Large-subunit ribosomal RNA, domain II from Candidatus Organicella extenuata, 690 nucleotides, folded computationally. Rfam family: Bacterial large subunit ribosomal RNA. Gene Ontology terms of the family: ribosome and structural constituent of ribosome.

Context: one part of a larger RNA
RNA sequence: GUCUGGGACUUAUUAUUUAAAGCAAGCUUAAGGUUUUUUCAAACUGGAGGCGGAGUGAAAGCUAGCUUUAACAGAGCGUUUUUAGUUUUGAGUAAUAGACCCGAAACGAAGUGAUCUACCCAUGAUCAGGUUGAAGUUUAGGUAAAACUAAAUGGAGGACCGAACCGGUAAACCUUGAAAUGUUUUCGGAUGAAUUGUGGGUAGGGGUGAAAGGCCAAUCAAACUUCGUAAUAGCUGGUUCUCCCCGAAAUAUAUUUAGGUAUAGCCUUCCACGCUUAUAAUUGGGGGUAGAGCACUAAAAAAAUUAGGGCUUUAAACCAAAGUACCGAAUUUUAUUAAACUCCGAAUACCAAUUAAUGUAGUGGAGGAGUCAGACAGUGGGGGUAAGCUUCAUUGUCGAGAGGAAAACAGUCCAGAUUGUAAAAUAAGGCCCCUAAACUACAACUAAGUGUUUUAAAGGAAGUAAUUUUACAAAGACAGUAGGGAUGUUAGCUUAGAAGCAGCAAUCAUUUAAACAGUGCGUAAUAGCUGACCUACCGAGUAAUUUUGCACCGAAAAUGAUCGGGACUAAGUUGUAUGCCGAAUUUACAAACUUAAUUAUUUUUUAAAUUAAGUGGUAGGGGAGCGUUCUAAAUGAGUUGAAGUUUUCAAGAAAUUGUUUAUGGAUUGUUUAGAAGUGAGAAUCCAGAC
Numbered sequence: 001g002u003c004u005g006g007g008a009c010u011u012a013u014u015a016u017u018u019a020a021a022g023c024a025a026g027c028u029u030a031a032g033g034u035u036u037u038u039u040c041a042a043a044c045u046g047g048a049g050g051c052g053g054a055g056u057g058a059a060a061g062c063u064a065g066c067u068u069u070a071a072c073a074g075a076g077c078g079u080u081u082u083u084a085g086u087u088u089u090g091a092g093u094a095a096u097a098g099a100c101c102c103g104a105a106a107c108g109a110a111g112u113g114a115u116c117u118a119c120c121c122a123u124g125a126u127c128a129g130g131u132u133g134a135a136g137u138u139u140a141g142g143u144a145a146a147a148c149u150a151a152a153u154g155g156a157g158g159a160c161c162g163a164a165c166c167g168g169u170a171a172a173c174c175u176u177g178a179a180a181u182g183u184u185u186u187c188g189g190a191u192g193a194a195u196u197g198u199g200g201g202u203a204g205g206g207g208u209g210a211a212a213g214g215c216c217a218a219u220c221a222a223a224c225u226u227c228g229u230a231a232u233a234g235c236u237g238g239u240u241c242u243c244c245c246c247g248a249a250a251u252a253u254a255u256u257u258a259g260g261u262a263u264a265g266c267c268u269u270c271c272a273c274g275c276u277u278a279u280a281a282u283u284g285g286g287g288g289u290a291g292a293g294c295a296c297u298a299a300a301a302a303a304a305u306u307a308g309g310g311c312u313u314u315a316a317a318c319c320a321a322a323g324u325a326c327c328g329a330a331u332u333u334u335a336u337u338a339a340a341c342u343c344c345g346a347a348u349a350c351c352a353a354u355u356a357a358u359g360u361a362g363u364g365g366a367g368g369a370g371u372c373a374g375a376c377a378g379u380g381g382g383g384g385u386a387a388g389c390u391u392c393a394u395u396g397u398c399g400a401g402a403g404g405a406a407a408a409c410a411g412u413c414c415a416g417a418u419u420g421u422a423a424a425a426u427a428a429g430g431c432c433c434c435u436a437a438a439c440u441a442c443a444a445c446u447a448a449g450u451g452u453u454u455u456a457a458a459g460g461a462a463g464u465a466a467u468u469u470u471a472c473a474a475a476g477a478c479a480g481u482a483g484g485g486a487u488g489u490u491a492g493c494u495u496a497g498a499a500g501c502a503g504c505a506a507u508c509a510u511u512u513a514a515a516c517a518g519u520g521c522g523u524a525a526u527a528g529c530u531g532a533c534c535u536a537c538c539g540a541g542u543a544a545u546u547u548u549g550c551a552c553c554g555a556a557a558a559u560g561a562u563c564g565g566g567a568c569u570a571a572g573u574u575g576u577a578u579g580c581c582g583a584a585u586u587u588a589c590a591a592a593c594u595u596a597a598u599u600a601u602u603u604u605u606u607a608a609a610u611u612a613a614g615u616g617g618u619a620g621g622g623g624a625g626c627g628u629u630c631u632a633a634a635u636g637a638g639u640u641g642a643a644g645u646u647u648u649c650a651a652g653a654a655a656u657u658g659u660u661u662a663u664g665g666a667u668u669g670u671u672u673a674g675a676a677g678u679g680a681g682a683a684u685c686c687a688g689a690c
Base pairs, nucleotide, nucleotide: 001690002689003688004687005686006685011097012096013095014094015093016092017091018090019089020088021087022086023085026051027050028049032045033044034043035042036041055062056061065077066076067075068074100238101237103235107228108227109226110225111224112223118202119201120200121199122198123197124196125195126194127192129161130160131159132157136153137152138151139150140149141148165189166188167187170185171184172183173182204220206216207215208214241625242624243623244622245621246620251264252263253262254261255260265371266370267368268367269366270365271364272363273362275359279356280355281354282353283352284351285350291344292342293341297338298337299336301334302333303332304331305330308327309326310324311323312322313321314320374398375397376396377395378394379393380392381391382390383389403414404413405412418591419590420589421588423587424586425585429581430580431579432566433565434564438578440577441576442575443574444573445572451568452567459553460552463550464549465548466547469544470543471542472541480537481536482535483534484533486510487509488508492504493503516531520529521528592615593614594613595612596611597610598609599608626679628676629675630674631673632672633671634670635669636668637667644663645662649658650657651656
C1' cells in the first nucleotide's frame, strides 16, 4: 500500500414542544398484593400521592375576591363575556450523568527498582619494558668547628617515553548500520584524586552528583507499575443508505472577550391573522450631501488709495515740512481655497398617504438550527509613497453556482444546470488557418509589424491625413541663376582715427526700374564680400498659423523570443451596413417530480385528470422511502436442492429488487406490527492476511 472483518449521536431520569390514542371537570395510579403462566410477562387489585378545577398576600390569613392603606379613594393581580384538562406511547430538544467517537502534556494514591549508572562501606586483584636521578648516606677536599665543593652510593615523584588496562581528541566510514552510539586510522592518562572483581548501603519532590539539570535498568526540569480514570481538552481529526422541498451567515451588542459563547439579525417547520409586503405611479414631507459660492469664519495672489511705522534731507527748543525702488492695518478693484465656512443648493435615498397588486410576499406565536476568520470587482469616503494594502458605506459575484466568453483563470462579461433529443433562435464574444461562422460590402486612416484581447509619461520632430485664419501671386509670386545696389557724403558729434558697420543723437534730400545716412562678415582707419531693395530669365502656386486623427523618438532585467500560435499590410485602426456562428439561456418535441387550484369518482383517506407556478445548492431545517439483525402473528419455499458465493438478463427516480448459470449441501422468505449492538472510503483509525 491493497484486501477482509471491526469502528462513532446511545441509555436512564426529569422537563418542555409536537403527533397519535384513552377518558374528560376530571385524568391517573406508585410501591405492595392476588390469580394465571415453564420463563419473560399479563390481568385484576391498591387512590398513598400527582396534575387540573380559584385567586390573592412576604405571611398569618381571607376568599370571587385578595393585597396596599386611616380610607367605602385610587392602584396591582384575579373573577365574568369565552370551563380543558389529564394519562400513556412515538418523535424533536434541553438539563444531570463519560453523554457522538478517538487523542494530551499533566495531578493524586499505593507499590516496584541502585544486576545499568552516581556516590559511599567492607574485602580482594592489576599496572611489560625503558628513562630521569630529589632528599639522605659514604668517601675525598675544605673549615677553628660549621658552611661549602667534588665523586660515589641512593631510588623520590598526582615525574618522563610507552604496551596491557582505562579513556574518547580529530577525520573518514556507517546512518532500513555488523552495532538503538559502532569500525578504522589518529589521539589523552598509564604508581595514581589510578583501574578493577565480589558482597553490601542510599529511593522518587527522594537519592546521588570534582555540578553537565548529569545519573537513578536503551526512560529523568521529577523513574517505573497499577489504580483514581472513560481525568479534562472553548483545540485538531473522524462520524457509515437513497430520493424529494426550502435554504443561510461571516453583521450588531456584551463578554478575563477576540479562532469561544449569549441575545438580536438572516434560514427552516407548524399554527394563527387576512392584504397589511416588495415594487410602480401620483401626492405631500423634512434635510444641508454632490455641485456652486464668498454674504459669515478661516486661509490666500496681485494692484490702487491710505492710518501708522522705518529711512534720507531741511529745520532743530518744540511742533513741523519735503522726499522715499522700505513695511503696512483698513477700504476698494481683479482673481481664488475649505471635512470640522455657507447668501445658496440638487439627483438619489428616506418617511407618510392613495391606487394597482393573493404572491416578491407580510405580521404574530411556538419547535429546530447554522452563522459571529469572509474574498474580489464597480462606485463614494478616512488613513497611506504604494500594495493581490487597510478600514467603513453601497451594489454585484464567489462563498454555496455548473455552462459560454476572457489562450490558461473562485470573485470580470453573458447566463442561473429537473431529465432526454445527430431539432431551432439568440446572449456575451466572435467569423484567414489551428477553430464553429464574411480573407463580406462601402468610406477613410496607418508604413510604425504600430497593431492584431493588460499599461506607459513629461518632453521632442518640415512623419502623414484632415482642418482654422491670414499674406503674396499671370500687373508673374516662392525658390534658383544673371545684372544693378548710385549721388550730396568720409552726413553731424565724438575720437589718435570713426569713411553704412566702437559709441551718442538724428535718420534728410537728389538721380532713379531700384538702392538703407545701412542686415551681417571684414579693416588701425579706408578697401573688399554680402544682405535689404530693383530688373531680366523662368512659369504656378507660395509663405505663415489654429485645431484634430493615426503613426515616430523618449522605451533598460535577469534560461530563447512572442499577438494563445501560425501568420497578416490587412487577417491592423476609425465609421457605416447586412448576414452568419455561438451557452446546460430561450423555443420545439417527449418524460419525471413538487406545490396550489379546479373537476369527476369515493363513506373518508388514497389515487386520477386538467390548469398554473416551479424543480443549482454548502452549513442547516422539513418530508418520504430502501436495506440489515432479532421478536410476535398470519402465510409460504426447500435434498426434484435453502442460505451463502459466482454469473446472465431485466425492472425502478434512487437506496435496491427480481430472474438465469455454476458452485454449495440445509435452512429460509413474504405480509402486518414491534425492538435495535441498523448501513464506512477516509479518523498518521484497530486486528488479521498478502